[in-house]
RNA sequence: GGUCCCGUCGUCUAGUCCGGUUAGGACGCCUGGUUUUCAUCCAGGUAACAGGGGUUCAAAUCCCCUCGGGACCG
Numbered sequence: 001g002g003u004c005c006c007g008u009c010g011u012c013u014a015g016u017c018c019g020g021u022u023a024g025g026a027c028g029c030c031u032g033g034u035u036u037u038c039a040u041c042c043a044g045g046u047a048a049c050a051g052g053g054g055u056u057c058a059a060a061u062c063c064c065c066u067c068g069g070g071a072c073c074g
Stems, first nucleotide, its partner, number of pairs: 001073007010027004020057001028046006050066005
């Protein structure tokens, strides 16, 4: 230098192929209930699409560029 893969709540992850209902789940954290207290359990809350641009009525999803990580080739 070339080709390909990956990047989503604090963490792990579903959804991307085939664009369309509030971006869902688990763990964590916070609050409340339960308990003599803690733990467990129950209820509620918390917080995310790597960045920019384009296409579209509508983009996490399609296209382009950039950034970061990885694999292979030279």
Model confidence (mean pLDDT): 81 of 100. Transfer RNA from a Candidatus Wildermuthbacteria bacterium, 74 nucleotides, folded computationally. The organism belongs to Candidatus Wildermuthiibacteriota, within Bacteria. RNAcentral holds the sequence, with entries from ENA. Its Rfam family is "tRNA". Its family is annotated with triplet codon-amino acid adaptor activity in the Gene Ontology.